A computed fold for a 99-nucleotide RNA from a Deltaproteobacteria bacterium, annotated as TPP riboswitch aptamer (THI element). Taxonomically the source falls in Myxococcia (Bacteria, Pseudomonadati, Myxococcota).

RNA sequence: UUGGAAACCUAGGGGUGGCACGGUAACGGCCGGGCCUGAGAGCAUACCCUCGAACCUGAUCUCGGUCAUGCGAGCGCAGGGAAGGUUUCAGCGGUUUUA
Numbered sequence: 001u002u003g004g005a006a007a008c009c010u011a012g013g014g015g016u017g018g019c020a021c022g023g024u025a026a027c028g029g030c031c032g033g034g035c036c037u038g039a040g041a042g043c044a045u046a047c048c049c050u051c052g053a054a055c056c057u058g059a060u061c062u063c064g065g066u067c068a069u070g071c072g073a074g075c076g077c078a079g080g081g082a083a084g085g086u087u088u089c090a091g092c093g094g095u096u097u098u099a
Stems, first nucleotide, its partner, number of pairs: 001091002004089007011050004016044001017036003021032004055080003061074004
C1' cells in the first nucleotide's frame, strides 16, 4: 500500500413460501400441530448480507421437476440495493542493516 482473505465491535439492509390433514355450520377466512426446500418460512431478536447475487424489479417470465411452491436452472458481464473502525494473514512496492 491492496477493488485480497478472515475475525471482532458498532451502525445499518433484507426475506419469511408451498402442500395435505384436523377443528371452526359450508366456501373463503382463522386456528392447530405435521411435511417439502433452505442459512433463515414472521419475532427466531435468530439467520443472511453491507460494494455486493443478502434482497428487490423484470415476473401472473422461460425450461425442467414436484403433492405443491422462486423446488432447480435460466434471466444475470440486466437494473437497483445497506459501511465505518480495529486486528491478523497473504500479496506488491520502497528504505535500512547483515551475509
Its mean pLDDT, the model's own confidence on a scale to 100, is 77. It matches the Rfam family "TPP riboswitch aptamer (THI element)". Rfam links the family to the GO term thiamine pyrophosphate binding. The RNAcentral record of the sequence draws on Ribocentre.